[in-house]
């Protein structure tokens, strides 16, 4: 300085060729115990790193940047 890959819920990560996002684990309320705990049933939680483009429509295409990670100089 150059090339590849990643950035989604609090964590870990899916989203099979574009149609306004899940899972598990955490956390919250119930129920089951004397209490924890497990166990079960119910919620809440995220417009997706950031800015532009493309499109009727973008997490998903494309473009700079930003960060982390890896190789090459």
């Nucleotide at each position: 300085g150059g090339g590849c890959c990643g950035u989604u819920a609090g964590u870990u990560c899916a989203g099979c060729u574009g149609g306004u996002a899940g899972a598990a684990c955490a956390c919250u309320u119930c129920a089951u115990u004397u209490g924890c705990a497990a166990u079960g049933a119910a919620g809440a939680g995220g417009u997706a790193g950031g800015c532009g483009g493309u499109u009727c429509g973008a997490g998903c295409c494309c473009g700079c940047c930003a960060c982390g990670g890896u190789c090459c100089a």
Predicted 3D model of a 73-nucleotide RNA (transfer RNA) from a Candidatus Daviesbacteria bacterium. Its mean pLDDT, the model's own confidence on a scale to 100, is 82. The sequence was found in a public genome assembly. The source organism's lineage runs through Bacteria, Bacteria candidate phyla and Candidatus Daviesiibacteriota. Rfam family: tRNA. By type it is a transfer RNA. About the family: Transfer RNA (tRNA) molecules are approximately 80 nucleotides in length.